Molecule: transfer RNA
Organism: Deferribacteraceae bacterium
């Protein structure tokens, strides 16, 4: 110093052509059970890395900058 790829729930990941943010595991509660676990059912948990642009609307699109990460020299 050039270039590509990632950042989303406590974890690990999804989200199509721009149109209501999800699943799973973790805790919580319930249901069975003599009790436990396990199987099920519910259920809490998000400024979508920061800041700003375009759009009627933005996780997606334009820019900047931070963190990892890979390649080239």
């Nucleotide at each position: 110093a050039g270039g590509c790829c990632a950042a989303u729930a406590g974890c690990u990941c999804a989200a199509c052509u721009g149109g209501u943010a999800g699943a799973g595991u973790u805790c919580c509660g319930g249901u069975c059970u003599c009790c436990a676990a396990a199987a099920c059912c519910g259920g809490c948990g998000g400024u979508u890395g920061g800041g700003g642009g375009u759009u009627c609307g933005a996780g997606c699109c334009c820019c900047u900058c931070u963190u990892g990460g890979c390649c080239u020299g």